[in-house]
Context: one part of a larger RNA
RNA sequence: ACGCUGGCGGCGUGCCUAAUACAUGCAAGUCGAGCGGACAGAAGGGAGCUUGCUCCCGGACGUUAGCGGCGGACGGGUGAGUAACACGUAGGUAACCUGCCCCUUAGACUGGGAUAACUCCGGGAAACCGGAGCUAAUACGGGAUAAUAAAGAGAAUCACCUGAUUUUCUUUUGAAAGACGGUUUCGGCUGUCACUAAGGGAUGGGCCUGCGGCGCAUUAGCUAGUUGGUAAGGUAACGGCUUACCAAGGCGACGAUGCGUAGCCGACCUGAGAGGGUGAUCGGCCACACUGGGACUGAGACACGGCCCAGACUCCUACGGGAGGCAGCAGUAGGGAAUCUUCCGCAAUGGACGAAAGUCUGACGGAGCAACGCCGCGUGAGUGAGGAAGGCCUUCGGGUCGUAAAGCUCUGUUGUGAGGGAAGAACAAGUACCGGGGUAACUACCGGUACCUUGACGGUACCUCACCAGAAAGCCACGGCUAACUACGUGCCAGCAGCCGCGGUAAUACGUAGGUGGCAAGCGUUGUCC
Numbered sequence: 001a002c003g004c005u006g007g008c009g010g011c012g013u014g015c016c017u018a019a020u021a022c023a024u025g026c027a028a029g030u031c032g033a034g035c036g037g038a039c040a041g042a043a044g045g046g047a048g049c050u051u052g053c054u055c056c057c058g059g060a061c062g063u064u065a066g067c068g069g070c071g072g073a074c075g076g077g078u079g080a081g082u083a084a085c086a087c088g089u090a091g092g093u094a095a096c097c098u099g100c101c102c103c104u105u106a107g108a109c110u111g112g113g114a115u116a117a118c119u120c121c122g123g124g125a126a127a128c129c130g131g132a133g134c135u136a137a138u139a140c141g142g143g144a145u146a147a148u149a150a151a152g153a154g155a156a157u158c159a160c161c162u163g164a165u166u167u168u169c170u171u172u173u174g175a176a177a178g179a180c181g182g183u184u185u186c187g188g189c190u191g192u193c194a195c196u197a198a199g200g201g202a203u204g205g206g207c208c209u210g211c212g213g214c215g216c217a218u219u220a221g222c223u224a225g226u227u228g229g230u231a232a233g234g235u236a237a238c239g240g241c242u243u244a245c246c247a248a249g250g251c252g253a254c255g256a257u258g259c260g261u262a263g264c265c266g267a268c269c270u271g272a273g274a275g276g277g278u279g280a281u282c283g284g285c286c287a288c289a290c291u292g293g294g295a296c297u298g299a300g301a302c303a304c305g306g307c308c309c310a311g312a313c314u315c316c317u318a319c320g321g322g323a324g325g326c327a328g329c330a331g332u333a334g335g336g337a338a339u340c341u342u343c344c345g346c347a348a349u350g351g352a353c354g355a356a357a358g359u360c361u362g363a364c365g366g367a368g369c370a371a372c373g374c375c376g377c378g379u380g381a382g383u384g385a386g387g388a389a390g391g392c393c394u395u396c397g398g399g400u401c402g403u404a405a406a407g408c409u410c411u412g413u414u415g416u417g418a419g420g421g422a423a424g425a426a427c428a429a430g431u432a433c434c435g436g437g438g439u440a441a442c443u444a445c446c447g448g449u450a451c452c453u454u455g456a457c458g459g460u461a462c463c464u465c466a467c468c469a470g471a472a473a474g475c476c477a478c479g480g481c482u483a484a485c486u487a488c489g490u491g492c493c494a495g496c497a498g499c500c501g502c503g504g505u506a507a508u509a510c511g512u513a514g515g516u517g518g519c520a521a522g523c524g525u526u527g528u529c530c
Stems, first nucleotide, its partner, number of pairs: 001525004007377006013370002015335001020333003024330003029070003034067002037064003044057006077288003087212007096205002101201007109143002112140001118133006149172010178193006214260003221251003226248008263285004267278004290311005313324004341367001343366003349363001350361004380410004390401004414471001415467006424457001430451007474519005479500003485514005495502002
């Protein structure tokens, strides 16, 4: 997986085939405490009066397209490719990088020009695009200061393969005047967050090396950026990584090269072990994201739900041109022996953003479907011989199904009905109080206590009461291997069969019935591994 059968629960698992094509919905957003707008508009004030309406001012609390910041490099999927430093393990990096986080030190001065939004005009079927004008910033430039950074010169210590560390002098290079609070004598001071430079840490990576893990020799030779050197470029960094020149090297029966197959491991299955096989779920690493190529941005990508080009395919079109990528979660078609719901919730855990409230989260937590697997429970228990009826066999006496049934006495696991009803919740924020460091001081900050709240699952698990033996057993086999036998039918037919082999008129081997044996919500068959 298939055939027959099927009561319940718990925990798991669920496209192995077409990395085939995908309708539809959702899966990555967030911040107004960075910025200028737009919309809406409470309290309050004013005017008109038709005394309950209109208009004007006012702007609390909000909503947000755009600019800007951070995140879309995580999380999730798949196994196509890859026989390779891809993986495992042990090391190296004196050849390197590291946003957010932690610690330390120093700083945050000065001046400026744009641009989206918006308004107007225009083009286009649409996607979208162009022109003119206006405006802001934690957006973007200029200058000052300026380091242990870069370049040059010198010294000391260490190491020794290029070098590392410390230090002196000369030249070059940075920032957001920010946001929100508190206070103020309106000069400022101060707290938190954010920002800049440098050093250290942590975390995450890059690169290099030894060793290890596959089949074919009916694959024996392979290689021109090839192997090495010099110089230059490039990179975070070493390096033929790239280029120019020079030399002729480099690998190979200890299996190069080629072909085939394959993601690797922790582990899993089996086995007394040694081994053999596998790489589902879960965890680590790698690779890929319609196919092929490329770079941009960025701390990090050559980027699954970003961009550009080419190609195949699909869709829209006014025929000029455009749009798309489920190997995310569900779901559809197809393929196939075969694999699920277009479900609920962010309550928990975790992640992104945010000062926070919070928002987002098909990660995740749950529910649904499937005997797909493992485990557990039940389908009743006791008594009951007139050994009932009935079936089957019979030597016709009887034997057997068989204490089995009925009957009687119980139980209530499950089930049904009713009632109660969780743990999973710890928070965060707010209010009140206490303490701590800090500040000139106060807010703010940090820690603690009390109060106030937050559950998708789910009225679920569980508990209690009541009720009824009532609703719950099949499948395969019975010649030997191999536990379990008779009758009838059939007559080398129909058929069985894993092997040996049965069947041609008394078949324990075919078919049916009774009986028996085995396992049991499963049983048998097939495939595969040991």
Small-subunit ribosomal RNA, 5' domain from an uncultured bacterium, 530 nucleotides, folded computationally. Rfam family: Bacterial small subunit ribosomal RNA. Its family is annotated with structural constituent of ribosome and ribosome in the Gene Ontology. RNAcentral holds the full RNA, with entries from ENA.